A computed fold for a 690-nucleotide part of an RNA from Variovorax sp., annotated as large-subunit ribosomal RNA, domain II. It matches the Rfam family "Bacterial large subunit ribosomal RNA". Model confidence (mean pLDDT): 83 of 100. The organism belongs to Variovorax, within Bacteria. The full RNA is in RNAcentral, with records from ENA.
Context: one part of a larger RNA
RNA sequence: UCCGGCGAGUUAUGGUGUCCGGCCACAGGUUAACCUCUUCAGGAGGGGAGCCGCAGGGAAACCGAGUCUUAACCGGGCGACAAGUCGGACGCCAUAGACGCGAAACCAGGUGACCUACCCAUGGGCAGGUUGAAGCGGCCGUAACAGGCCGUGGAGGACCGAACCCACCAGUGUUGAAAAACUGGGGGAGGACCCGUGGGGAGGAGUCAAAGUCUCAUCAAACCUGGAGAUAGCUCGUUCUCUCCGAAAUGGCUUUAGGGCCAGCCUCGGACCAUUACCCGCUGGGGGUAGAGCGACGGAAUUCGGUCGGGGGGCUUCCCGCCUACCCGCCGAAACCCAACUCCGAAUACCAGCGGAUGGACCCCGGGAGUCAGAGCGUGGGGGAGAAGCUUCAUGCUCAAAAGGGAAAGAACCCAGACCGCCGACCAAGGCCCCCAAGACGACGCUCAGUGGUAAAGGAAGUGGGAUCGCGGUGACAGCCCGGAUGUUGGCUUAGAAGCAGCCACCAUUUCAAAAGUGCGUAACAGCUUACGGGUCGAGCCAUCCCGCGCCGAAAAUGACGGGGACUACAAGCGUCGCGCCGCAGUCGCGGAUUCGUCUCCUCGGAGACGAGUGGUAGGAGAGCGUCGAAAUCGCGUUGAAGCCGUACCGGUAAGGAACGGUGGAGCGACUUCGAGUGCGUAUGCCGGA
Numbered sequence: 001u002c003c004g005g006c007g008a009g010u011u012a013u014g015g016u017g018u019c020c021g022g023c024c025a026c027a028g029g030u031u032a033a034c035c036u037c038u039u040c041a042g043g044a045g046g047g048g049a050g051c052c053g054c055a056g057g058g059a060a061a062c063c064g065a066g067u068c069u070u071a072a073c074c075g076g077g078c079g080a081c082a083a084g085u086c087g088g089a090c091g092c093c094a095u096a097g098a099c100g101c102g103a104a105a106c107c108a109g110g111u112g113a114c115c116u117a118c119c120c121a122u123g124g125g126c127a128g129g130u131u132g133a134a135g136c137g138g139c140c141g142u143a144a145c146a147g148g149c150c151g152u153g154g155a156g157g158a159c160c161g162a163a164c165c166c167a168c169c170a171g172u173g174u175u176g177a178a179a180a181a182c183u184g185g186g187g188g189a190g191g192a193c194c195c196g197u198g199g200g201g202a203g204g205a206g207u208c209a210a211a212g213u214c215u216c217a218u219c220a221a222a223c224c225u226g227g228a229g230a231u232a233g234c235u236c237g238u239u240c241u242c243u244c245c246g247a248a249a250u251g252g253c254u255u256u257a258g259g260g261c262c263a264g265c266c267u268c269g270g271a272c273c274a275u276u277a278c279c280c281g282c283u284g285g286g287g288g289u290a291g292a293g294c295g296a297c298g299g300a301a302u303u304c305g306g307u308c309g310g311g312g313g314g315c316u317u318c319c320c321g322c323c324u325a326c327c328c329g330c331c332g333a334a335a336c337c338c339a340a341c342u343c344c345g346a347a348u349a350c351c352a353g354c355g356g357a358u359g360g361a362c363c364c365c366g367g368g369a370g371u372c373a374g375a376g377c378g379u380g381g382g383g384g385a386g387a388a389g390c391u392u393c394a395u396g397c398u399c400a401a402a403a404g405g406g407a408a409a410g411a412a413c414c415c416a417g418a419c420c421g422c423c424g425a426c427c428a429a430g431g432c433c434c435c436c437a438a439g440a441c442g443a444c445g446c447u448c449a450g451u452g453g454u455a456a457a458g459g460a461a462g463u464g465g466g467a468u469c470g471c472g473g474u475g476a477c478a479g480c481c482c483g484g485a486u487g488u489u490g491g492c493u494u495a496g497a498a499g500c501a502g503c504c505a506c507c508a509u510u511u512c513a514a515a516a517g518u519g520c521g522u523a524a525c526a527g528c529u530u531a532c533g534g535g536u537c538g539a540g541c542c543a544u545c546c547c548g549c550g551c552c553g554a555a556a557a558u559g560a561c562g563g564g565g566a567c568u569a570c571a572a573g574c575g576u577c578g579c580g581c582c583g584c585a586g587u588c589g590c591g592g593a594u595u596c597g598u599c600u601c602c603u604c605g606g607a608g609a610c611g612a613g614u615g616g617u618a619g620g621a622g623a624g625c626g627u628c629g630a631a632a633u634c635g636c637g638u639u640g641a642a643g644c645c646g647u648a649c650c651g652g653u654a655a656g657g658a659a660c661g662g663u664g665g666a667g668c669g670a671c672u673u674c675g676a677g678u679g680c681g682u683a684u685g686c687c688g689g690a
Base pairs, nucleotide, nucleotide: 001690002689003688004687005686006685011096012095013094014093015092016091017090018089019088020087021086022085023084028052029051030050034046035045036044037043038042056063057062066078067077068076069075099237100236102234106227107226108225109224110223111222118200119199120198121197122196123195124194125193126191128160129159130158131156135152136151137150138149139148140147164188165187166186168185169184170183171182172181203219205215206214240624241623242622243621244620245619250263251262252261253260254259264371265370266368267367268366269365270364276361279356280355281354282353283352284351285350291344292342293341298338299337302334303333304332305331306330308329309328310327311326312324313323314322315321374399375398376397377396378395379394380393381392382391383390404415405414406413419592420591421590422589424588425587426586430582431581432580434563435562439579441578442577443576444575445574446573450567458552459551462549463548464547465546466545467544468543470541471540479536480535481534482533483532485509486508487507490504491503492502515530519528520527593614594613595612596611597610598609599608600607601606625679627676628675629674630673631672633670634669635668636667643663644662645661646660647659649657650656
């Protein structure tokens, strides 16, 4: 992992609601314990205590169809003007383990020191080698000591190293040979050493050279049994079918935030049967949003002007004054900004009235829920950075709980809401060269970049279209040829400054024209060149703005526009227009099923026609299938029951059910009721097998 079997809303009591039944509807219904009888786990009778109902109001006294409040109510509150009760079934609630499995833990009583930690008593063990303390002796030495030397001696948590003990390193092992080892090294090895035997103390306790260590492979509180089915606002699981409807992820409160309670939203039943909801139109409203505006306020803020005011700075100084590119205010001109500004002010939305359409959908009462983690997208805001598949509101849609078609693929985007069947039709989004259903469709343009088939500021004689200012056969624009001179090297400055470092000026002459010089250049000159002019040439040219499509800007890690191909008079790219076609579970057609409504018929079970419906998670409501057992009735079976195997059968869709054949060898079924240990794929489920 697979297969088989087992495996989860039960039972009791009380309450509440619905349905069914008994009694009562002239207000009653019902017994409990217990007793008697009996054909005895059954039944009959008795038993009226009690309970519910039949009257309420008040704190109460008390009054009573009323009563309370009050001095008292014109009043007001609660009542009267609705029949119940007992039992059964089912839904739900409560109390119980209460749908099943699951803790970490807590407490009680016991069992443990045969492991291990420590202690007590009594025993045992430690090859061999080395070093050579004190003390003592002799000699030397000293006044005497001290001291020295030689010997003797044999100390030490001394040295080396086996047994023994330990466990520092590495490798192996890691479903091991082993729930801690093996191999090779390592440390201690006369000591705070190692070991045997007996003994001691224990669970909030022991023991501890202290690691929260150890207390029998278990220790921040052992193990066993019990309280015990602890509790689990948590996780997981919760078993047959079909039909109708169908949510929520919000508000308030919560030691509350992944849990609850009430409301909201769903469902079922009842009641209501009307100028109720929703929608449309008209009419009437309030508003201060979008926008706009601010010489209308509160603020904010830019530029210019003022021979306006004040201040600061500077100058001058006898006074008077002068300057100012600084600051503030005021006035004038101009252009602007604001969620917490408004002289203004929509669209929508909202409220009301009237009219219309739909039709019971609104509202009310009651039973049952689920939901309280939402998500993306569009729009309007806040937070953030005018970031986020970000966050938080509002509003709409979709997903959630929605399949189908499109977007290559892709919950939330576009189209569109799947009752079932059909090898039919028309369309939506999106498409129509091939993969791939349908146009290599038609018309007019654009694009050369494979742009299309991912990006900005910015840049450019890309290209198409439009507009405007100029120049042009008295010859424009560009090219080519020629000229481009003189006073003069202008003056100043400077070492120099000659058109060309810099400063000032920028005249004049000859001319078709030519700067006191446009750019290179020289140390300075020189030289080249430009403006300007002539010639040549011969028809358009220069500049600016707007629009369409393209170009550059453009670097990332496997590999891309889904692929191939194609593309300028024939695009499969882009723009505009047109006709046709394809295309969904949409719509229609044909057949069928079912729910609700209306109508008709009916042997009251139902049948038919028409109309509107039939996606669906949580969840509500309804109808069924099957398993086991019981009772009554009817049946089957050794001429073969159940079970098992096989089959192209049946049913109204299903859960399912026959029939026949084989096997098997003794029980079984149908129908009507009743009762359940009643349906398995998931619970790291349990047991067995593979």